[in-house]
Molecule: Bacterial RNase P class A
Organism: Anaerolineae bacterium
């Protein structure tokens, strides 16, 4: 210098004008004025895990769902840290639901003879059995040899496929084959050593050898009660509902009521009398549940920042300091100017070369374009996804120079 790997942080600035929410204060208070304050690294997806709340709940089991190498961290986790194993990369480093298919069941397009302890298309063989022909032999029966076939044998080689039931060499055979043997690979069991463990190294024994697939059913081990802030709690208009109060007495009666008098209430009126109506209504009062609506839950928290200590780390402990959004149809915005940052390289400038036109390279003054993704709604810890760019520290490989 080039190409890469991986970690942390950041998420433009200033000014002017104009808007919005919350809180505090003031005023001439249906409002206005002033001050303070007001989104994120993902507030997103709602995929995991919790807190919190209500309901359910003796214990155990079944079903269903989830998790699945080992150790640690954590409130918890499918998260994080460290390690093991497998895979990828020259490397830095990255990826892995990473128990079981030598329990059972299932599945595998096309091609291929055959896709599971299978199969015989080409091929190899003619030892056994058998048919025909030829030759030889024999007095004949018969026998021998050869060729072709049938019945057969084989799985070495070819071919198909992602995958064809270990590899190499030998023995063996008609041809062959773990049929047998040696070595190697792999597997299972046992043991020794190292390690907390996963696991690793070594040794012995075994049978010739075990295909893939469990985010297929399934088996094994472990975990899980349900619903969610529209949880839940408090207050509570209006309408509807219920209780209580709404009188006393007399007469008549067909026993349902009707009427008179006194009393009460309402209307009329400024008030009294009067008149009308009512005393089943209305009105008054109380009650429970509870709709609209309001308050709360709801902003001091598994809290932020710094220092020190323990630990490889995740993380934990001690201590100091700070208070940091709470809207409810949902505020946190918009416009303009200047500056910054990034990309490009038309003009300009610089360097090299050349007589020159020009060509090559560089710089970034002018110019052109860009300046993201997105936005709280009970809170917290993760994961995943989106994102113009910038900053800091580190590692690997290659090339060149000293």
């Nucleotide at each position: 210098c080039a190409a890469g790997c991986a970690g942390g942080c950041u998420a433009g600035g200033u000014g002017a004008c104009u808007g919005c929410g919350a809180c505090c204060g003031g005023c001439u208070c249906u409002g206005c004025c002033g001050g303070u304050u007001g989104a994120g690294g993902a507030a997103a997806g709602u995929c995991c895990g919790c807190a919190c709340u209500c309901c359910a709940u003796a214990g155990a089991g079944c079903a269903u769902g989830g998790u699945g190498c080992c150790g640690g961290c954590u409130a918890a986790c499918a998260g994080c840290c460290g390690g093991g194993c497998g895979g990828g990369g020259u490397a830095a480093c990255c990826c892995g639901a990473c128990g079981g298919c030598a329990a059972g069941u299932g599945c595998a397009a096309c091609a291929g003879a055959g896709a599971g302890a299978a199969g015989a298309c080409c091929g190899c063989c003619u030892a056994a059995g058998u048919u025909g022909c030829u030759u030889c032999u024999u007095c004949c029966a018969g026998g021998a040899a050869g060729c072709a076939g049938c019945c057969g044998g084989c799985a070495a080689g070819g071919g198909u496929g992602a995958a064809a039931g270990g590899g190499u060499g030998g023995u063996g055979u008609a041809a062959g084959a773990g049929a047998c043997c040696a070595c190697c690979g792999g597997c299972a069991g046992c043991g020794a050593c190292a390690g907390u463990a996963a696991u690793g190294u070594c040794g012995c024994u075994g049978g010739c050898u075990a295909g893939g697939u469990a985010a297929a059913c399934c088996c094994c081990a472990c975990c899980a009660g349900g619903a969610g802030c529209a949880a839940g709690g408090c207050c509570a208009a209006g309408c509807a509902g219920g209780g209580c109060g709404u009188u006393g007495u007399c007469u008549c009666u067909c026993c349902g009521g009707a009427g008179g008098c006194a009393g009460g209430g309402a209307g009329u009126u400024g008030c009294u009398c009067g008149c009308u109506c009512c005393c089943c209504a209305u009105c008054g009062u109380c009650c429970a549940g509870g709709u609209a609506g309001g308050c709360u839950g709801c902003g001091c928290g598994a809290g932020g920042c710094g220092a020190c200590c323990a630990g490889u780390a995740a993380u934990g402990g001690u201590u100091g300091u700070c208070c940091c959004a709470g809207a409810u149809a949902g505020a946190u915005g918009g416009u303009c100017a200047c500056c910054g940052c990034c990309a490009c390289a038309a003009c300009a400038c610089c360097u090299g070369u050349g007589c020159a036109g020009g060509c090559a390279g560089g710089u970034a003054g002018u110019g052109u374009g860009g300046u993201a993704c997105a936005g709280a709604a009970u809170g917290c810890g993760g994961c995943u996804u989106a994102u113009c760019g910038g900053c800091c520290a580190g590692c690997u490989u290659g090339c060149a120079g000293c």